[in-house]
């Protein structure tokens, strides 16, 4: 030095709870079936990096699926990241996506679906703080 590790400011929230508000019969909601779409254990290869380590293929294995909880692509702008400056982390504003398919169910104007807000849970965190019988560097 500080991206093992704890803890955390900041983010996000499928499922639950609770409060307002909106939609629906050639339509809503659940299931299932083919294409798609992305996420990942271990483990191996590739790239950066002084090192600590971080990206990425490949992917057991569970998920999206008109709405991308965990977890999609991109631009900008800020902040962290070796020393300004890597590879990226985050965080705001913008933008574009994976059939709006097919079949079946349905005592469907709601105990179900959608939108906001509030809580709870789960995650994420390379602001910051801490921190090693590690490892680098002078």
């Nucleotide at each position: 030095g500080g991206u093992a590790g704890g803890u955390a400011a900041g983010g996000c929230u499928a499922c639950c709870a609770u409060a307002g508000g909106g939609a629906u019969a050639u339509g809503g909601g659940c299931u299932g079936c083919u294409g798609c779409c992305g996420c990942a254990a271990a483990g191996u290869g590739g790239u950066g990096g002084a090192g600590a380590c971080a990206c990425u293929a490949c992917g057991a294995g569970a998920g999206g699926g008109u709405c991308a909880g965990c977890a999609g692509g991109u631009g900008a702008c800020a902040u962290c990241g070796a020393a300004u400056u890597a590879a990226g982390g985050u965080g705001u504003c913008g933008u574009c996506u994976a059939a709006c398919g097919c079949a079946g169910u349905u005592u469907c104007a709601c105990c179900g679906c959608c939108c906001u807000g509030u809580g709870a849970u789960g995650c994420u965190a390379a602001a910051g703080c801490u921190u090693g019988u590690a490892c680098g560097a002078a």
M-box riboswitch aptamer (ykoK leader) from a bovine gut metagenome, 138 nucleotides, folded computationally. Its mean pLDDT, the model's own confidence on a scale to 100, is 75. The sequence is in RNAcentral, with records from MGnify. The model forms 100% of the base pairs in the Rfam consensus. It matches the Rfam family "M-box riboswitch aptamer (ykoK leader)". A reference for the family is Barrick et al. (2004), "New RNA motifs suggest an expanded scope for riboswitches in bacterial genetic control", Proc Natl Acad Sci U S A. Rfam's curators write: M-box riboswitch, also know as ykoK leader is described as a metaloregulatory RNA that sense divalent metals and function as a genetic control element of genes related to divalent metal transport in bacteria. It was first reported upstream of the B.subtilis ykoK gene and genes with related functions in other bacteria.